[in-house]
Molecule: transfer RNA
Organism: Bdellovibrionales bacterium
RNA sequence: AGGGCAGUAGCUCAACUGGUAGAGCAUUGGAUUCCAAAUCUAAAGGUUGCGGGUUCAAGUCCUGCCUGCCCUGCCA
Numbered sequence: 001a002g003g004g005c006a007g008u009a010g011c012u013c014a015a016c017u018g019g020u021a022g023a024g025c026a027u028u029g030g031a032u033u034c035c036a037a038a039u040c041u042a043a044a045g046g047u048u049g050c051g052g053g054u055u056c057a058a059g060u061c062c063u064g065c066c067u068g069c070c071c072u073g074c075c076a
Base pairs, nucleotide, nucleotide: 001072002071003070004069005068006067007066010025011024012023013022019056027043028042029041030040031039049065050064051063052062053061
C1' cells in the first nucleotide's frame, strides 16, 4: 500500500426484502422473606463509531474517514 470482517443500551448480541430500534445479563423500584439469596413484576438506559449522499422513509443502500482483528504485498 491492497483486500476481507467487525463497530447498535454498562456487557454479549438481534433487527429478514429499507418501514415503530429490541432481547438476555447487569442496574434501579416494588412483591415475596425475620434479613438476604433465589423467584415474580415494573422501570430506566441508544446522536446505531464520525461525516456526506440517495430516499416520503436509512442500523440496513452509496461514499469519505476513524478504531479493532485477519490475509497479501513492498522497503529496509